Large-subunit ribosomal RNA, domain II from Saccharimonadales bacterium (SeqCode), 681 nucleotides, folded computationally. Lineage of the source: Bacteria > Bacteria candidate phyla > Candidatus Saccharimonadota > Candidatus Saccharimonadia > Saccharimonadales (SeqCode). The full RNA is in RNAcentral, with records from ENA. Its Rfam family is "Bacterial large subunit ribosomal RNA".
[in-house]
Context: one part of a larger RNA
RNA sequence: UCCAGCGAGUUAUUGGCACACGCAAGCCUAAGCCAUUUGGCGGAGGCGCAGUGAAAGCGAGCCUGAAUAGGGCGACAAGUGUGUGUCAGUAGACCCGAAACCGAGUGACCUAUCCAUGGGCAGGCUGAAGCGCGGGUAAAACCGCGUGGAGGGCCGAACCGUAGCGAAUUGCAAAACGCCCGGAUGACCUGUGGAUAGAGGUAAAAUGCUAAUCGAACUCGGAGAUAGCUGGUUCUCCUCGAAAUAGCUUUAGGGCUAGCGUCGUACGGUAACUAUCCGGGGUAGAGCUCUGUUUCGGGCUGGGGCCAGUGAUGGUACUCACCCUUGACAAACUACGAAUACGGAUAGCGGAACUACGGCAGUUAGAACGGCGGGGCUAAGCUCGCCGCUCAAAAGGGAAACAGCCCAGAUCGCCAGCUAAGGUCCCUAAAUAUAUGCUAAGUGGAAAACGAAGUGAGAUUUCUCAGACAGUAAGGAUGUUGGCUUAGAAGCAGCCAUUCAUUUAAAGAGUGCGUAACAGCUCACUUAUCGAGAGAUCUUGCGCGGAAGAUGUAACGGGGCUAAGCAUAUUACCGAAGCUGCGAACUUUCUAUUUAUUUAGGGAGUGGUAGAGGAGCGUUGAUAUCGCGCCGAAGGUGUGCCGCGAGGCAUGCUGGAGCGUUAUCAAGUGAGAAUGCUGGA
Numbered sequence: 001u002c003c004a005g006c007g008a009g010u011u012a013u014u015g016g017c018a019c020a021c022g023c024a025a026g027c028c029u030a031a032g033c034c035a036u037u038u039g040g041c042g043g044a045g046g047c048g049c050a051g052u053g054a055a056a057g058c059g060a061g062c063c064u065g066a067a068u069a070g071g072g073c074g075a076c077a078a079g080u081g082u083g084u085g086u087c088a089g090u091a092g093a094c095c096c097g098a099a100a101c102c103g104a105g106u107g108a109c110c111u112a113u114c115c116a117u118g119g120g121c122a123g124g125c126u127g128a129a130g131c132g133c134g135g136g137u138a139a140a141a142c143c144g145c146g147u148g149g150a151g152g153g154c155c156g157a158a159c160c161g162u163a164g165c166g167a168a169u170u171g172c173a174a175a176a177c178g179c180c181c182g183g184a185u186g187a188c189c190u191g192u193g194g195a196u197a198g199a200g201g202u203a204a205a206a207u208g209c210u211a212a213u214c215g216a217a218c219u220c221g222g223a224g225a226u227a228g229c230u231g232g233u234u235c236u237c238c239u240c241g242a243a244a245u246a247g248c249u250u251u252a253g254g255g256c257u258a259g260c261g262u263c264g265u266a267c268g269g270u271a272a273c274u275a276u277c278c279g280g281g282g283u284a285g286a287g288c289u290c291u292g293u294u295u296c297g298g299g300c301u302g303g304g305g306c307c308a309g310u311g312a313u314g315g316u317a318c319u320c321a322c323c324c325u326u327g328a329c330a331a332a333c334u335a336c337g338a339a340u341a342c343g344g345a346u347a348g349c350g351g352a353a354c355u356a357c358g359g360c361a362g363u364u365a366g367a368a369c370g371g372c373g374g375g376g377c378u379a380a381g382c383u384c385g386c387c388g389c390u391c392a393a394a395a396g397g398g399a400a401a402c403a404g405c406c407c408a409g410a411u412c413g414c415c416a417g418c419u420a421a422g423g424u425c426c427c428u429a430a431a432u433a434u435a436u437g438c439u440a441a442g443u444g445g446a447a448a449a450c451g452a453a454g455u456g457a458g459a460u461u462u463c464u465c466a467g468a469c470a471g472u473a474a475g476g477a478u479g480u481u482g483g484c485u486u487a488g489a490a491g492c493a494g495c496c497a498u499u500c501a502u503u504u505a506a507a508g509a510g511u512g513c514g515u516a517a518c519a520g521c522u523c524a525c526u527u528a529u530c531g532a533g534a535g536a537u538c539u540u541g542c543g544c545g546g547a548a549g550a551u552g553u554a555a556c557g558g559g560g561c562u563a564a565g566c567a568u569a570u571u572a573c574c575g576a577a578g579c580u581g582c583g584a585a586c587u588u589u590c591u592a593u594u595u596a597u598u599u600a601g602g603g604a605g606u607g608g609u610a611g612a613g614g615a616g617c618g619u620u621g622a623u624a625u626c627g628c629g630c631c632g633a634a635g636g637u638g639u640g641c642c643g644c645g646a647g648g649c650a651u652g653c654u655g656g657a658g659c660g661u662u663a664u665c666a667a668g669u670g671a672g673a674a675u676g677c678u679g680g681a
Base pairs, nucleotide, nucleotide: 001681002680003679004678005677006676011091012090013089014088015087016086017085018084019083020082021081022080023079026047027046028045032041033040034039051058052057061073062072063071064070094232095231097229101222102221103220104219105218106217112196113195114194115193116192117191118190119189120188121186123155124154125153126151130147131146132145133144134143135142159183160182161181164179165178166177198214200210201209202208207216235616236615237614238613239612240611245258246257247256248255249254259363260362261360262359263358264357265356266355270353273348274347275346276345277344278343279342285336286334287333291330292329293328297324298323299322301321302320303319304318305316306315307314308313366391367390369388370387371386372385373384374383375382396407397406398405411584412583413582414581416580417579418578422574423573424572425559426558427557431571433570434569435568436567437566438565444561450545451544454542455541456540457539458538459537460536461535462534463533471529472528473527474526475525477502478501479500482496483495484494508523512521513520585606586605587604588603589602590601591600592599617670619667620666621665622664623663624662626660627659628658635654636653637652638651639650640649641648642647
């Protein structure tokens, strides 16, 4: 991992509701007794038949109250018993699962410490005290040489240990092995016997050890502890179908009530929708009257400042407020003010989708997207609120792939048709379609501020056959080197300015380059030549640059495309489980029909998680019933047929002795999942 078997809403009791049946203003017995397969007795008691008040009490009324008022609860609806179903309470209460708590015991053959009594420590080294002799002294001290044999002394086996490394790590081993290393006469090691026990012991103290178990051992018991938590919970078909919100909660991953679902009963122009009309509003917008913020110009009414004046007072290109005017801003501004939304009325449409009561739930972790807002950075696949939509609980087509986007809601079958979104060169179904333009960037097929004689369209304006723009040829002068400044300043460092005047077709007291300063080149301006458009500005379409990333092109799904890109217009076609056609099933309603919820026809419907409701299949047994079986039961294994399905029937082979139908009843009643349990492979 697989296979087989086992494996989870049960039982009792008390209530609520529904249905069935009995009796009915009544209904029923309980314990128990008698009899005994089934029955009888038993009325103690329970529910109902009257309520109301705290109660005395009164009573179809009662209470409150001064009240004959008002108000509250009643009267004008039949119950009760049993059975079945479902839900709740109490019990382990659908099953498995803790860590723990308590009680009574068992453990010191492991290990910790202690007690008693035994045992063990090769060999080598060092050489304390003491003593002897000699020296030495007044005597000592002291010195030397011997002797001696001390030490938690030294080296190092046995023995005890294990710091480092290796290797082992489904091992030789649930701690071993190799190398190396520490202690090795001691606080040493060790045998045997004994002592200390879990709220405890022992501990040279590590929460260490206390039998591979230790922040409190193990065994059994309380015990099916509790688990708002996780996992699992077994056949089929049909109808409907949620929620992820509010309030409260030692509450936030749990509950209770409401909301939303379902089933039943009742109600019966109810709800919803559409149109018209009537309402209140203060949002969007707008506006600046108010509250605040704020801009330009002015007035000179008042205050302040400054100036003049001894002062009165006067002046003021200063300033504040006010007034007039110009231009703005606001969630907590409004002299205004929608669309929607909301409430109501009438009409239409509508067919239970409404509302009320009762039974049973589930949900209270939501998600993206579009809109309006708050928070945040007008950040987030961010967060909060409201409106909508899809997913959740929705498959199909499109978006390459892609819960939440676009199209569209799958009862079943068809080798039929039409379309939606989206597409029609090939991959790949359908236009290498048509018309007119644009783009040259592979833009298309990622991005900003900003930059640019890219290119198309439009608009305004200037010059122009009296010759424009560009090119070419020629001129571009004189007073004068203007004045000042300066070393110099001559058109061209700088300053000044009635930058003037003359000759001219025209020529600046000079546009730029240049020189030390001149010179020189050039421009403005003019003529000739040439011969028809040229210049400037604005708006706009499509492009260009700006543009750097990590495995590999890699920012069209790919090939590839100059359209097979973009814009506008048009006609075809493709394209889904949509719609249509043909056939079939089921639900529900209507109309007929029938012995029979039967048959026929019409309408509407049949995605679905949690969940509610309905109808069935199968297994084991019981009671009855009808049957099968050695001429072959059950079981096993094939085939065919029937049923929407769970399943059923027939039959071949195998097997070798039991099994089934129908009706009713009762359950140890259905397996793929629980790191399920047991066995096997």